This is a predicted structure of a 73-nucleotide RNA (transfer RNA) from Mongoliibacter ruber. Taxonomically the source falls in Mongoliibacter (Bacteria, Pseudomonadati, Cytophagales, Cyclobacteriaceae). Rfam family: tRNA. By type it is a transfer RNA.

RNA sequence: GCACAGAUAGCUCAGCAGGAAGAGCACCGGUCUCCAAAACCGGGUGUCGGUGGUUCGAUCCCAUCUCUGUGUG
Numbered sequence: 001g002c003a004c005a006g007a008u009a010g011c012u013c014a015g016c017a018g019g020a021a022g023a024g025c026a027c028c029g030g031u032c033u034c035c036a037a038a039a040c041c042g043g044g045u046g047u048c049g050g051u052g053g054u055u056c057g058a059u060c061c062c063a064u065c066u067c068u069g070u071g072u073g
Base pairs, nucleotide, nucleotide: 001072002071003070004069005068006067007066010025011024012023013022019056027043028042029041030040031039049065050064051063052062053061
């Protein structure tokens, strides 16, 4: 340089033949306790990497850029 895959919550990852976002862990609040842990109850904390386009509607489709990984000359 070329090809392919990926970027979604604090972390690890789901989600898609387009109808608007979820799990586990972590975290926060509460109950309990002398205090804490455990347990139980409650809470999603997100511009879905950036920009533009298609569409009534985009995490999803298209273009481009950035970053990461793999393969290859």